[in-house]
Context: one part of a larger RNA
RNA sequence: UGACAGAGGCCCGCACAAGCGGUGGAGCAUGUGGUUUAAUUCGAUGCAAAAUGAAGAAACUUACCAGGGCUUGACAUGCCACGAAUCCUCUUGAAAGAGAGGGGUGCCUUCGGGAACGCGGACAUAGGUGGUGCAUGGCUGUCGUCAGCUCGUCUGUAAGGUGUUGGGUUAAGACCCGCAACGAUCACAACCCUCGUGUUUAGUUGCCAUUGUUGAGUUUGGAACCCUGAACAGACUGCCGGUGAUAAGCCGGAGGAGGUGAGGAGGACGUCAAGUCUUCAUGCCCCUUAUGCCCUGGGCGACACACGUGCUACAAUGGGCGGGACAAAGGAUCGCGAUCCCGCGAGGGUGAGCUAACCCCUAAAACCUGUCCUCAGUUCAGAUUGCACGCUGCAACUCGCCUACAUGAAACCGGAAUCGCUAGUAAUCGCCGGUCAGCCAUACGGCGGUGAAUUUAUUCCAGGGCCUGGUACA
Numbered sequence: 001u002g003a004c005a006g007a008g009g010c011c012c013g014c015a016c017a018a019g020c021g022g023u024g025g026a027g028c029a030u031g032u033g034g035u036u037u038a039a040u041u042c043g044a045u046g047c048a049a050a051a052u053g054a055a056g057a058a059a060c061u062u063a064c065c066a067g068g069g070c071u072u073g074a075c076a077u078g079c080c081a082c083g084a085a086u087c088c089u090c091u092u093g094a095a096a097g098a099g100a101g102g103g104g105u106g107c108c109u110u111c112g113g114g115a116a117c118g119c120g121g122a123c124a125u126a127g128g129u130g131g132u133g134c135a136u137g138g139c140u141g142u143c144g145u146c147a148g149c150u151c152g153u154c155u156g157u158a159a160g161g162u163g164u165u166g167g168g169u170u171a172a173g174a175c176c177c178g179c180a181a182c183g184a185u186c187a188c189a190a191c192c193c194u195c196g197u198g199u200u201u202a203g204u205u206g207c208c209a210u211u212g213u214u215g216a217g218u219u220u221g222g223a224a225c226c227c228u229g230a231a232c233a234g235a236c237u238g239c240c241g242g243u244g245a246u247a248a249g250c251c252g253g254a255g256g257a258g259g260u261g262a263g264g265a266g267g268a269c270g271u272c273a274a275g276u277c278u279u280c281a282u283g284c285c286c287c288u289u290a291u292g293c294c295c296u297g298g299g300c301g302a303c304a305c306a307c308g309u310g311c312u313a314c315a316a317u318g319g320g321c322g323g324g325a326c327a328a329a330g331g332a333u334c335g336c337g338a339u340c341c342c343g344c345g346a347g348g349g350u351g352a353g354c355u356a357a358c359c360c361c362u363a364a365a366a367c368c369u370g371u372c373c374u375c376a377g378u379u380c381a382g383a384u385u386g387c388a389c390g391c392u393g394c395a396a397c398u399c400g401c402c403u404a405c406a407u408g409a410a411a412c413c414g415g416a417a418u419c420g421c422u423a424g425u426a427a428u429c430g431c432c433g434g435u436c437a438g439c440c441a442u443a444c445g446g447c448g449g450u451g452a453a454u455u456u457a458u459u460c461c462a463g464g465g466c467c468u469g470g471u472a473c474a
């Protein structure tokens, strides 16, 4: 100087407390371990692995396994020879491939040939999701959006010190005062984006009125409102009072969106030889008739069990049926698909409109209202199974989703333990998107609707920051 302590002081945060809702018990979905297997490809393993890479494993993907094949190779550059290429048919085969036959000549040309493409040959080489993340770049997680980490001059022989400590104050090493310090960098804050108020401007496909009939992308008019886009204004402790050291600030108030307005993006020096050689790049090592490449089928979906993350429930603040109302944000031409007809339904036929403020997905659902159920394993719950059908796709057996009818399991609020959340939050309710032929999505990312309770206080638990003294540690 650090590190450490069941040392002291100060401070912070859903850290405890106060509350609300969960997990742990049940069924199912999904990931992991283990076991099994020809293979169940690989990585990730306390927090910081386990709905993670994977924004979508029937084939492909695919890296794994079995079998059938290829060896200058599926791909790149260079050399030689032949043929333009594309195309059609047959045999064999599970396919890949192998074998045979047919037809046939384009473009440029200095007529030598050339370009592109195909087949064959020899070699340089290709190729590798093979190893090493403890050789690396890049990217990422974490402490932690915590308030810290450092430098120049100065000082000490040096390790180092000061600054950065002290008094106040802050969300903050943000600020004020003092001081052997004076300044400065990176972080903090601000600048950026979204939401919240207003003004100006622009009015189509949006808005308002009118016409029309209850149909429209109708007609006519308008720019006040709504809304959309752009540009500005606005918040700065600016004003008043108190307090404080005449400071920084804090408390109360006026007006008000008020004291960082709310959210996002943004993550210092470093730590964990943290993660990733399977995004990519890359050193070295290894394979080269195979650890490369092609194909068919299987596997990644197995199942005594253990763990994690979720969904659905256990009901009456509920369930069934009928009627009625109100969003936001997205997506769409190999697409979204209205209307009408058929079907109990999934869906099928038809194909208007839309390259979208126009048309479509689109119906919001919780909610309101009427009625039935009356506390039961039930008109709760929906697993499982049977049968029949629909859709996508060469193909739904292993292994897809959906529909109708029937079947109707466990579960009556969950031990020890443990998690999230401080306001438009939790809880609850639907909607959309990416990936995507389809989908195992209950996941992930967004969007709005309804909308709480509690915070005494820092004693204690775990974590973090600063200061002080201690040390058998470095």
Base pairs, nucleotide, nucleotide: 001474002473003471004470007468008467009466010465011464012463015458019421020420021419022418023417026312027311028310029309030308031307032306033305034303035302042053043052064298065297066296067295068294069293070292073125077124078123079121080120082118083117087102088101089100090099091098092097107114108113127287128286130285131284132283136281137280138276139275140274141272143270148186150184151183152182153181154161155160166177167176168175192264193263194262195261197233198232199231200230201229202228203227207222208221209220236258239253240252241251242250243249301440314414318373319372320371321370322369323368324367330361331360335354336353340349341348342347385406386405388403390401391400427450428449429448430447431446432445433444
Overview:
Small-subunit ribosomal RNA, 3' major domain from Solanum nigrum, 474 nucleotides, folded computationally. The RNAcentral record of the full RNA draws on SILVA. The coordinates come from a structure-prediction model, not an experiment, and the mean pLDDT is 81.